[in-house]
Molecule: Fluoride riboswitch aptamer (crcB RNA motif)
Organism: Desulfuromonadales bacterium
RNA sequence: AAACUCAACGGCGAUGGAGUUCGCCACAACCGCUUGCAAAAGCUGAUGACUCCUGCUCUUCA
Numbered sequence: 001a002a003a004c005u006c007a008a009c010g011g012c013g014a015u016g017g018a019g020u021u022c023g024c025c026a027c028a029a030c031c032g033c034u035u036g037c038a039a040a041a042g043c044u045g046a047u048g049a050c051u052c053c054u055g056c057u058c059u060u061c062a
Base pairs, nucleotide, nucleotide: 010025011024012023013022016053017052018051019050020049021048032043033042034041035040
């Protein structure tokens, strides 16, 4: 110097906020799916998972 490991703090898990929990990362984790050579076109969901709130969509009633 490089690599690896541990701990603390922190960050991340396709669109918002909060709580709980799980996983991942250490300049990385992460940055959805389908068709297509590409360009491009199309599709689902506010969760990683659960619960609540907000927003969006559909139906019904007042």